[in-house]
RNA sequence: AGCGAACGCUGGCGGCGUACUUAACACAUGCAAGUCGUACGAGGAUCGUCGGGUUAGCAAUAAUUCGGCGGUUCGAGUGGCGCACGGGUGAGUAACACGUGGGUAACCCACCCUUGAGACCGGGAUACCCUCUCGAAAGGGAGGCUAAUACUGGAUACGUUCCUCGGGACGCACGUCCUGGGGAGGAAAGGUGGCGAAAGCUGCCGCUCUUGGAGGGGCUCGCGGCCUAUCAGCUAGUUGGUGAGGUAACGGCUCACCAAGGCUAUGACGGGUAGCUGGUCUGAGAGGACGACCAGCCACACGGGAACUGAGACACGGUCCCGACUCCUACGGGAGGCAGCAGUGGGGAAUUUUCCGCAAUGGGCGAAAGCCUGACGGAGUGACGCCGCGUGGGGGAUGAAGGCCUUCGGGUUGUAAAACUCUUUUAGAUGUGACGAUGAUGACGGUAACAUCAGAAAAAGCUCCGGCUAACUUCGUGCCAGCAGCCGCGGUAAUACGAAGGGAGCGAGCGUUGUUCGGAAUCACUGGGCUUAAAGCGUGCGUAGGUGGAUUGGUAAGUAAGGAGUGAAAUCCCAGGGCUUAACCCUGGAACUGCUCUUUAGACUGCCUGUCUGGAAUUCGGAAGAGGUUGGUGGAACUCCCAGUGUAGAGGUGAAAUUCGCAGAUAUUGGGAAGAACACCGGUGGCGAAGGCGACCAACUGGUCCGACAUUGACACUGAGGCACGAAAGCGUGGGUAGCAAACAGGAUUAGAUACCCUGGUAGUCCACGCCGUAAACCAUGUUUGCUAGCUGUCGGAGUCCUUAGGGCUUCGGCGGCGGAGAGAAAUCAUUAAGCAAACCGCCUGGGGAGCACGGCCGCAAGGUUAAAACUCAAAGGAAUUGACGGGGACCCGCACAAGCGGUGGAUGAUGUGGAUUAAUUCGAUGCAACGCGAAAAACCUUACCUACCCUUGACAUGUCAGGAACCUCCGAGAGAUUGGAGGGUGCCCGAAAGGGAACCUGAACACAGGUGCUGCAUGGCUGUCGUCAGCUCGUGUCGUGAGAUGUUGGGUUAAGUCCCGCAACGAGCGCAACCCUUGUCAUUAGUUGCUACGAAAGGGCACUCUAAUGAGACUGCCGGUGACAAACCGGAGGAAGGUGGGGAUGACGUCAAGUCCUCAUGGCCCUUAUGGGUAGGGCUUCACACGUCAUACAAUGGUACAUACAGAGGGCCGCCAACCCGCGAGGGGGAGCUAAUCCCAGAAAGUGUAUCGUAGUCCGGAUCGCAGUCUGCAACUCGACUGCGUGAAGUUGGAAUCGCUAGUAAUCGCGGAUCAGCAUGUCGCGGUGAAUACGUUCCCGGGUCUUGUACACACCGCCCGUCACACCAUGGGAGCGGGUUUUACCAGAAGUAGGUAGCUUAACCGUAAGGAGGGCGCUUACCACGGUAGGAUUCGUGACUGGGGUG
Repeated sequence: AGCGAACGCUGGCGGCGUACUUAACACAUGCAAGUCGUACGAGGAUCGUCGGGUUAGCAAUAAUUCGGCGGUUCGAGUGGCGCACGGGUGAGUAACACGUGGGUAACCCACCCUUGAGACCGGGAUACCCUCUCGAAAGGGAGGCUAAUACUGGAUACGUUCCUCGGGACGCACGUCCUGGGGAGGAAAGGUGGCGAAAGCUGCCGCUCUUGGAGGGGCUCGCGGCCUAUCAGCUAGUUGGUGAGGUAACGGCUCACCAAGGCUAUGACGGGUAGCUGGUCUGAGAGGACGACCAGCCACACGGGAACUGAGACACGGUCCCGACUCCUACGGGAGGCAGCAGUGGGGAAUUUUCCGCAAUGGGCGAAAGCCUGACGGAGUGACGCCGCGUGGGGGAUGAAGGCCUUCGGGUUGUAAAACUCUUUUAGAUGUGACGAUGAUGACGGUAACAUCAGAAAAAGCUCCGGCUAACUUCGUGCCAGCAGCCGCGGUAAUACGAAGGGAGCGAGCGUUGUUCGGAAUCACUGGGCUUAAAGCGUGCGUAGGUGGAUUGGUAAGUAAGGAGUGAAAUCCCAGGGCUUAACCCUGGAACUGCUCUUUAGACUGCCUGUCUGGAAUUCGGAAGAGGUUGGUGGAACUCCCAGUGUAGAGGUGAAAUUCGCAGAUAUUGGGAAGAACACCGGUGGCGAAGGCGACCAACUGGUCCGACAUUGACACUGAGGCACGAAAGCGUGGGUAGCAAACAGGAUUAGAUACCCUGGUAGUCCACGCCGUAAACCAUGUUUGCUAGCUGUCGGAGUCCUUAGGGCUUCGGCGGCGGAGAGAAAUCAUUAAGCAAACCGCCUGGGGAGCACGGCCGCAAGGUUAAAACUCAAAGGAAUUGACGGGGACCCGCACAAGCGGUGGAUGAUGUGGAUUAAUUCGAUGCAACGCGAAAAACCUUACCUACCCUUGACAUGUCAGGAACCUCCGAGAGAUUGGAGGGUGCCCGAAAGGGAACCUGAACACAGGUGCUGCAUGGCUGUCGUCAGCUCGUGUCGUGAGAUGUUGGGUUAAGUCCCGCAACGAGCGCAACCCUUGUCAUUAGUUGCUACGAAAGGGCACUCUAAUGAGACUGCCGGUGACAAACCGGAGGAAGGUGGGGAUGACGUCAAGUCCUCAUGGCCCUUAUGGGUAGGGCUUCACACGUCAUACAAUGGUACAUACAGAGGGCCGCCAACCCGCGAGGGGGAGCUAAUCCCAGAAAGUGUAUCGUAGUCCGGAUCGCAGUCUGCAACUCGACUGCGUGAAGUUGGAAUCGCUAGUAAUCGCGGAUCAGCAUGUCGCGGUGAAUACGUUCCCGGGUCUUGUACACACCGCCCGUCACACCAUGGGAGCGGGUUUUACCAGAAGUAGGUAGCUUAACCGUAAGGAGGGCGCUUACCACGGUAGGAUUCGUGACUGGGGUG
């Protein structure tokens, strides 16, 4: 883009089209083929006329009846023509069925036109009808009568047909045509008009023979158009001939005989599917798909068979037979065929009225009038399609109301509506009223059209709005409900679900589904590929085929040009015309790209012919080689056997063991046997088609290379099938077997170890013969030829130069490396191409299923080869990039290991956590990076939890109104919150006062407050961690298709991406370092409360200590060495300090959805007499247990007692608290000093000295418990700290495992602060004493840089394989079972046709007759449908059980 569509929602009008795609399923009812009386006879009805009879009447006349003649009409019959057309359908058919172009010298034709000739004389029947009769019916039977354009005998015969004898012309030809003579056979029908007295004449229609035509048909041939080779061989009337029969006609069409042919890889035969075409749809085209409507052809008419009639049929609305089905029946027997038009049922997603008319067009019959015509012309139904029209136009801003959104300002719906004004298409009403009709005739139809009237009046929906793709917000929902064409949305802020508002698109339609083409260069002719993505056969030889060097002449098959015929019409295209336009229709043109014939050309291809040497091959002379086959020979080694020497081990491994060995191994010496393989040379060296080939010698043999004349003269290349070769393993038969070694055995290893390791060991490995036919058979690269820069190595030749050790130059043929153009997705390839071209072959077309199943072929088997489908997924894959990772590599660092010191893990206690418990044990933190963490202090408070009792604008904020200052004291109830009552009290500012204002309190109502309620996965901020690790990036340039790379890599160096050098990079930023604080030295300045040499105080002084401010000092600066003349490193000097002097603060880009909504802030959600607020009590303090972090110990480097020495840094007014007194002590009393270099806390302790204890559960250790106290505080019961006396538990140095620390550090000792009423074993600080060790970087952990591999990217805590279990799906096998199709053999044989004919029968002709000729019936033979029996092939369904596969 399209559709014969269907479905959903919606629906105003008209025109033109179109409508069972499924059950070729079954059909009720009506209609669809009749007509002719001018072919014929008889009959009925009726009219006219003539005549007779009867009745009535005087008669005229009337009625009735009979007969003749004539007319009209009806149904049946004989006869003629038609019924073979028109209409329907597409089942069958892969075929001369169709299309196209030829042939018919092999044919036919009723009706029509045309030429010529004729139509004479006879005969016998029969239907209808009548009588009888059978039958339910349908239908018959017998007898009798009758006519014809029915049937038939004879005559005639110009043509024609046949036979025969001649002549001429043509043709490739069997032959055809023209013409002459003779012979034979063979025709006919009348009807109806006119004239006439009649005889007869004549018109029209018919009849017979015949000529030509038109149109139609038959037969035949070339070419064209589906799939399948998992269909490879098919064929007996088969192929041909002779003869005969048959036909309109050729022909195996049929038959007899003869011959053995015919078709096939250019696809026979078989299977599947299918009506074919003009054309239709799509596409730029080439193509692809389709074959509704319209038109041409074919086939079919319930399924199958058959003939008859006829000009024509093997016949849709004919016949006969068989079968199935339906109907009628008196059960004996009969009837029927909508794939004609309507219509019904059924099937189905789905497809119309049992309409009108012969007015037109066309058809049949007829002389005609006319009759018939579901062909046809029309109407009806369906938005099924195409086309046209309408549902109003103008105007209108307060930008109305309402809706929706909102940042609350507004925005949007929106000129949209309303108001005002105008018009009337369509629909409606009324009137007029066609064309179609050239004279009559109009179904459509009172239709189209025209005119008039009324009134905006009756007329808009559907889909979509995440991207593709035009169009966005809110609410609801919360991985639910749902959406989805692909990607994908939805797990509490959804532009994606549902709704709403708004918007976009199309519009009487809009969407969805299905289907075809396109996009798809995704089967590639136009127009693709095959190193690694799917794809080169394992390799060669070679058949058919395809392709093929130079040149002469010819030919004309291909090719090109011209002409002719044809290519139906319609369709498409162009122009014009007709319906108001369009769709639609008409006219003309062009086109129909095709086929055939003919003429010309002769380049190119083909064919024929002559020649050539360049391709190819041969000859000659040389050369190299693990090329092949056969036979022989050799040495080393292993093993075994014999003998000697010799003694206890050997062997093997990571370590061992199995194993061998005192019956003498291993080792060693000598001799012997046997089999297999050939070290060194040896090399990206050589040879071969590939597989492959390696000691030496010989024989036979294939190929290759170089050089050179000569010869042949395109002999060439490729190669479907085919044939041959083809590693290893494996198989068969027979040998052989030293070593090695599947299977197997044992020993180890291990959780296991059907493995890796070890000890043994059989097939096999070897030989001969025969199979197998596969490999990552790889250069993952088919063969051949030509062309296209180089450099270099090597192997085999040749030429030449210099020289002779050899080398240079040139050239041919191999084998390699690097690299340019070019190619390539890139990696890479690059004269040995994956470049540029040519020829031929093979192969590919998403992944899995699957190289599987079935079938075929091969094989002894194993198996090989050929090779699908169902089903399933949205990927699978290639190359490269950046990361991450590796029980990969290189380098480097860190208390990372190692070297050391001290701990933890065991005990008791403290504290935190888990778990359990509980009314509650509030919450958070959970590997490192939670667990003495938030918490620098849970008795109440804190407090968030629980129970109980209370409050509801609230404990707190702002706003409104009213009142009152606030506030304080006392009494009652209550656990308290709270509540009842009494009393006191009036402030500040303005103002003269009245009054007002600010702040505060009380009350009222409403906005609101409040929430430690949820979400740290909506967030800000802050923090942890990798990590104080050395990294992380950018601009410009360059490279790459790109992701990206380069810089940042490399060589050194550093603590460091620190610095230097080099470099397609050059610079820059955040990090590092430095700048800051502190500490160590000195100087200067300043000194009180500090210090002090002045005896003390006072008072001086400021040198020292100290305090606190400013400076100096350290920078690899100097020297030597190393290094690259660098950076830097090593050593040294000087110095208080030396290589960042020590410590701190300082934390790049980022990672972990790390932590925190309970610090604070904050979006959304939730609660609102409660999830808010208040109070009391309780809980956070529980306790079989587990873990983390600490404290104290287990003792003598110690405990205890006494004596005694030396700090630093801090804190202090609701405070620190001295002296002194009391108390054993905690503490109490007391009150001096101090707002602090002044006073106080404050005694430092370890240490030192002396004494004692003597290795013990102790004079160690201090838990627990009892009694008595102290202090804080409203209050120590749950639940504080401390003191005294008593009690005196575990514990004797701690399993696996694990932590900290590199110097003033570890260890050890005490002191102080914050929090705080009280409570410190925690934490943050301070000083005292004061070590040991570091060889080193193999290993563990973490980190950095480079490199490598990767199937990882949520990134190794990754990815991922197979079994097993369960569910579902499709499929293979399967004892079988059931159907379809087909075939072979046989049986059978209806109807029919043909042949035969004893029986029966018979009008015409012959015969006087008898009888005959001829015919019919019957019987029979041949062919044959249905049917049957047996076997086979093929296909489908099903099947217990079973195999694998897919998905979850």
This is a predicted structure of a 1448-nucleotide RNA (small-subunit ribosomal RNA) from an uncultured bacterium. Its mean pLDDT, the model's own confidence on a scale to 100, is 85.